[in-house]
RNA sequence: AGCGACAAGGGCAAACCCACCGCGAGGUGGGGACGCAAAGUUUCGGGACCCACGUGGUCGGCCGAGCUACCGAAC
Numbered sequence: 001a002g003c004g005a006c007a008a009g010g011g012c013a014a015a016c017c018c019a020c021c022g023c024g025a026g027g028u029g030g031g032g033a034c035g036c037a038a039a040g041u042u043u044c045g046g047g048a049c050c051c052a053c054g055u056g057g058u059c060g061g062c063c064g065a066g067c068u069a070c071c072g073a074a075c
Stems, first nucleotide, its partner, number of pairs: 002075001003072002011036002016031006034061001040067003044064003047059004
């Protein structure tokens, strides 16, 4: 450095429900856990989705890529 354990200590939180915001995709907060070793972060490429169709918007928990990061068994 790769890698990722029935390891330790921790972390995040799908669906669903409530409140608020948004035309919408969806977002934020609370509850809640299906899962996640980058489910941290960035729309750079692809993809999906929305609209008031524009020089527009949403999704990083769809894939690739960039940047950053806790722990340390085996290999």
This is a predicted structure of a 75-nucleotide RNA (c-di-GMP-I-GGC riboswitch aptamer). Rfam family: c-di-GMP-I-GGC riboswitch aptamer. Its family is annotated with cyclic-di-GMP binding in the Gene Ontology. Model confidence (mean pLDDT): 90 of 100.